This is a predicted structure of a 73-nucleotide RNA (transfer RNA) from a Minisyncoccota bacterium. The sequence was found in a public genome assembly. Its mean pLDDT, the model's own confidence on a scale to 100, is 80. Rfam family: tRNA. From the family's description: Transfer RNA (tRNA) molecules are approximately 80 nucleotides in length.
[in-house]
RNA sequence: GCCACCUUAGCUCAGUUGGUAGAGCAAUGGUUUUGUAAACCAUAGGUCGUCAGUUCGAGCCUGACAGGUGGCU
Numbered sequence: 001g002c003c004a005c006c007u008u009a010g011c012u013c014a015g016u017u018g019g020u021a022g023a024g025c026a027a028u029g030g031u032u033u034u035g036u037a038a039a040c041c042a043u044a045g046g047u048c049g050u051c052a053g054u055u056c057g058a059g060c061c062u063g064a065c066a067g068g069u070g071g072c073u
Stems, first nucleotide, its partner, number of pairs: 001072007010025004019056001027043005049065005
C1' cells in the first nucleotide's frame, strides 16, 4: 500500500423485508434469612463509532473518515 470482516447498555451479544432498541451477566432497591450467599420480584442504564446522503421514516441502505481483527504484498 491492497482486500475482507467488526464497532449496539458497565461486559458478552441479538435485532427478520427500513416502521416505538432488546436478552444474559453485572449494578441498584425490595422479599426471604440471626447474618451472608443463593433464589424470587422490581428499577435504572443507549447521541446504535463519527460526519454526511437516500427516504414520510435508518441500528438496518449508500459514501467518507476513525478505531479494531485477520489476510496479501